A computed fold for a 405-nucleotide RNA from an uncultured Pseudomonadota bacterium, annotated as Bacterial RNase P class A. Model confidence (mean pLDDT): 75 of 100. Rfam family: Bacterial RNase P class A. Rfam describes the family as follows. Ribonuclease P (RNase P) is a ubiquitous endoribonuclease, found in archaea, bacteria and eukarya as well as chloroplasts and mitochondria.
[in-house]
RNA sequence: UAAGACGGCCGGACAGUCGCGCCAGGGCUUUAGAUCAUGGUGAGGAAAGUCCGGGCAUCAGGGGAACAAGGCACCGGAUAACGUCCGGCUGGGGCAACCCAAGGGAAAGUGCCACAGAAAAUCACCGCCUGCCUACAAGACAGGUAAGGUUGAAAAGGCGAGGUAAGAGCUCACCGCGGUUAUGGUAACAUCACCGGUCAAGGUAAACCCUGCCUGAUGCAAGACCAAGUUAGGAGCAUCAAGGUGUAUCUUUUUUAAGAUGCAAACCAGAUGAUAAGAGGCGUUCUCCCCUUACUCCAGAGGUGGGUCGCAAUGAGCUUUGAUAGCAAUAUCAAGCCCAGAUGAAUGGCUGUCGGUUUGAGCUUGCUCAAAUUACAGAACCCGGCUUAUAGGCUGUCUUAUUUG
Numbered sequence: 001u002a003a004g005a006c007g008g009c010c011g012g013a014c015a016g017u018c019g020c021g022c023c024a025g026g027g028c029u030u031u032a033g034a035u036c037a038u039g040g041u042g043a044g045g046a047a048a049g050u051c052c053g054g055g056c057a058u059c060a061g062g063g064g065a066a067c068a069a070g071g072c073a074c075c076g077g078a079u080a081a082c083g084u085c086c087g088g089c090u091g092g093g094g095c096a097a098c099c100c101a102a103g104g105g106a107a108a109g110u111g112c113c114a115c116a117g118a119a120a121a122u123c124a125c126c127g128c129c130u131g132c133c134u135a136c137a138a139g140a141c142a143g144g145u146a147a148g149g150u151u152g153a154a155a156a157g158g159c160g161a162g163g164u165a166a167g168a169g170c171u172c173a174c175c176g177c178g179g180u181u182a183u184g185g186u187a188a189c190a191u192c193a194c195c196g197g198u199c200a201a202g203g204u205a206a207a208c209c210c211u212g213c214c215u216g217a218u219g220c221a222a223g224a225c226c227a228a229g230u231u232a233g234g235a236g237c238a239u240c241a242a243g244g245u246g247u248a249u250c251u252u253u254u255u256u257a258a259g260a261u262g263c264a265a266a267c268c269a270g271a272u273g274a275u276a277a278g279a280g281g282c283g284u285u286c287u288c289c290c291c292u293u294a295c296u297c298c299a300g301a302g303g304u305g306g307g308u309c310g311c312a313a314u315g316a317g318c319u320u321u322g323a324u325a326g327c328a329a330u331a332u333c334a335a336g337c338c339c340a341g342a343u344g345a346a347u348g349g350c351u352g353u354c355g356g357u358u359u360g361a362g363c364u365u366g367c368u369c370a371a372a373u374u375a376c377a378g379a380a381c382c383c384g385g386c387u388u389a390u391a392g393g394c395u396g397u398c399u400u401a402u403u404u405g
Stems, first nucleotide, its partner, number of pairs: 001401010012354007020042005026036002044376001048387002051385005056219004061290002063287005069215005074088005089103001090101004104210002109208002111204003125149002127145005133139001157175002160172003176199001177196004182191003223309004233298004237273004243268003246263007279293003317337004322333004355374009
């Protein structure tokens, strides 16, 4: 100097003028309201997507067992938690810095591998070797073969040597694959050594599946309160002996009756509704005990176009060219700070100057002038992540190549 890899920050500024939302106190007003002036304050790195995890709220009964549905999946850490993040290992890409991985299991089972090709896991098209007929040719037939060629993403490990009729892990050395010990490492794993040629015959689980671990539902349109408004019932079940019908015993007497004590819930009437029974309560089923609803069914009335809170910041809070520990994510301590709250939805419009970028012209070669342009995009309870969009500017570390000192 050029090309690249991984990050961080900013993403318009100033002035004037007019206008909005919230907060504070003040003026006017009897008070409130309305209104007037003053002061303070008012969109993000992603506010987007709604893909994950929560805080919070309401509901769902709990314990035990089984099933279903969903999620995750190498090792070790961080975190409130996560499918996130950090560090490592393995595999792949790249000269490298670095990047990617939906990274457990194919010897539990079931599927699939189009087309091409002989064949996608018994199958031999061309070819090679042997035998036989024969003109010692060609061709046919029989047997052997899977090393060479064809096809394909992939063809029963690879390369080399030996061996064979020709070939083949048929044999040998090396590599690969499987297993074992030792060493290093918290571990995943790595390295050395040894053993194995019936060394399992491929790939695919982002196919079904298997294994292990985890998991209530709904969501601020959650939810709480105020205002306003409002009712008539029907049928059935059970309990209850204070009423009546019924019935037993006793007493009295008026023996046609009266009284007392029981039984009885069959009927009428009445009261009650956890004390009886039954029914209901988890994504599904079963079981146990506990808890809980308050009799069951039908039917009907009012309201859900109003208002206040939730909702502004006390929080898993933010900032720090602070400290300690850690490779780091992060944790602890210290100091400082309190940061929009709308509800059809405020945070803006106009003017002027400057800044950035692009193009052109000029000449003073780094200045001037002109024109155009100035990104993605707007809070709606809050927080931690991921993903996506982004005109441009500044900046840090590292890799490779070339040149110079």